[in-house]
Context: one part of a larger RNA
RNA sequence: UUGGGUUUAAAGGGUCCGUAGGUUGGUGAUUAAGUCAGAGGUGAAAUCCUGCAGCUCAACUGUAGAAUUGCCUUUGAUACUGGUCAUCUUGAGUUACUGUGAAGUAGUUAGAAUAUGUAGUGUAGCGGUGAAAUGCAUAGAUAUUACAUAGAAUACCAAUUGCGAAGGCAGAUUACUAACAGUAUACUGACACUGAUGGACGAAAGCGUGGGGAGCGAACAGGAUUAGAUACCCUGGUAGUCCACGCCGUAAACGAUGGAUACUAGCUGUUCGGAUUUAUCUGAGUGGCUAAGCGAAAGUGAUAAGUAUCCCACCUGGGGAGUACGUUCGCAAGAAUGAAACUC
Numbered sequence: 001u002u003g004g005g006u007u008u009a010a011a012g013g014g015u016c017c018g019u020a021g022g023u024u025g026g027u028g029a030u031u032a033a034g035u036c037a038g039a040g041g042u043g044a045a046a047u048c049c050u051g052c053a054g055c056u057c058a059a060c061u062g063u064a065g066a067a068u069u070g071c072c073u074u075u076g077a078u079a080c081u082g083g084u085c086a087u088c089u090u091g092a093g094u095u096a097c098u099g100u101g102a103a104g105u106a107g108u109u110a111g112a113a114u115a116u117g118u119a120g121u122g123u124a125g126c127g128g129u130g131a132a133a134u135g136c137a138u139a140g141a142u143a144u145u146a147c148a149u150a151g152a153a154u155a156c157c158a159a160u161u162g163c164g165a166a167g168g169c170a171g172a173u174u175a176c177u178a179a180c181a182g183u184a185u186a187c188u189g190a191c192a193c194u195g196a197u198g199g200a201c202g203a204a205a206g207c208g209u210g211g212g213g214a215g216c217g218a219a220c221a222g223g224a225u226u227a228g229a230u231a232c233c234c235u236g237g238u239a240g241u242c243c244a245c246g247c248c249g250u251a252a253a254c255g256a257u258g259g260a261u262a263c264u265a266g267c268u269g270u271u272c273g274g275a276u277u278u279a280u281c282u283g284a285g286u287g288g289c290u291a292a293g294c295g296a297a298a299g300u301g302a303u304a305a306g307u308a309u310c311c312c313a314c315c316u317g318g319g320g321a322g323u324a325c326g327u328u329c330g331c332a333a334g335a336a337u338g339a340a341a342c343u344c
Base pairs, nucleotide, nucleotide: 004315005314006313007298008297012312014201015200016199017198021194022193023192025088026087027086028085029084030083031082033081034080035077036076037075038074039073040072041071042070049065050064051063052062053061054060091191092188093187094186095184096183097182098181099180100179103177104176105175106174107173108172109171110154114150115149116148117147118146119145120144121143125136126135162169163168206247207246208245209244210243211242215241216240220236221235222234223233258311259310260309261308262307263306266289267288268287269286270285271284272283273282274281275280293300294299317344318343319342326337327336328335329334
């Protein structure tokens, strides 16, 4: 390389959109590029293979054939693939109606808790731990009552619940925006799938500018523990966590399982629809158990890791190493791409 693979052994891109490209429904007609058949030309000789022959045999040699799997020209065939034309409705989409949800963005607003402030009551402790101490407190704390202020998060409902492409999304309400499902027939008539390069989005942490700062809390300080304790425990506490705008572009970004389509026994929950004779049936999701099959096994099993087709991404012993160098991006942190020597 051919191949074989990618849940867990190396290996699915974090997710989607989409360019080129690749692949692609039914029927009819036409063409004859691919494809198939015939003929002709060419494909040097030697070599190789086969038959026969010559050196006493063999090596060797001669001779005839085959082979030279190719290319060109020409005449045909038309099932399949391709091109062109026409047509169809099941794939795909549009429309109407009915619904669904923590989908998104912006605003308004509610109660509980916490902290702080002021005032009242009240007096000696509070707090914390395995036990303590640091800490707070007679300048009146903790506790309790009233009022005020502030920021952040939304108990119960709440659930293998729901929605979203993924990241993710949870008090209530309003506006705007998007999506999905079902039912119906009306319309378009293959308009589809995937997708290198590219683009958009992308938790947390981190960065820049300006706000905000209750609680929590890297760093840091103190108290303990300990042989030591740069920790685990305790008392404090800065950045940060929050908001706006702009960067970063990574995660065990996980279902460790790429997307699309078709097919292949059942049983049992649940969410949102539809039909109904209230027995059930049916569409789209979301869970559990299992048949066949698959799998090294664990397991998986219509939400496949089964049976097939199409497209993309990725893997090829461990370490060196996701390092060095170069390049691109970034304010930086760093990210992306990504070796080799050497060694086992």